[in-house]
RNA sequence: AUAAAAAGUGAGGCAAUAGUAAUUCUAUGAAGUGGGUCAGGUGCGGAAGCAAGCAGCCCUAAGUAGGGUUCCUAUGUGCCUUAUUUUUUUUAGAUU
Numbered sequence: 001a002u003a004a005a006a007a008g009u010g011a012g013g014c015a016a017u018a019g020u021a022a023u024u025c026u027a028u029g030a031a032g033u034g035g036g037u038c039a040g041g042u043g044c045g046g047a048a049g050c051a052a053g054c055a056g057c058c059c060u061a062a063g064u065a066g067g068g069u070u071c072c073u074a075u076g077u078g079c080c081u082u083a084u085u086u087u088u089u090u091u092a093g094a095u096u
Base pairs, nucleotide, nucleotide: 003090004089005088006087007086008084009083010082011081012080013079014078015077016075017074018073019072021070022069023068024067025066026065027064028063034059035058036057037056042051043050044049
């Protein structure tokens, strides 16, 4: 004791991963104790018809499964920015 590079360390930021919570999408989901429509059958009626309503079908609830988003938390993951004479390499100059 010039000029660079790399590594280490501190700080900040973004991402990634994991978790809690919330929200949303899809699928599934009602023997009995949701809704709708109710074949058959049943009841009333002289008849026309009316009524209740099982199965089935449809829509959905709680729930179950999978995906997305957001907040928060965490870090033996990745990157960026910055500080640092903590380490290494190269280099200009001077001295021996």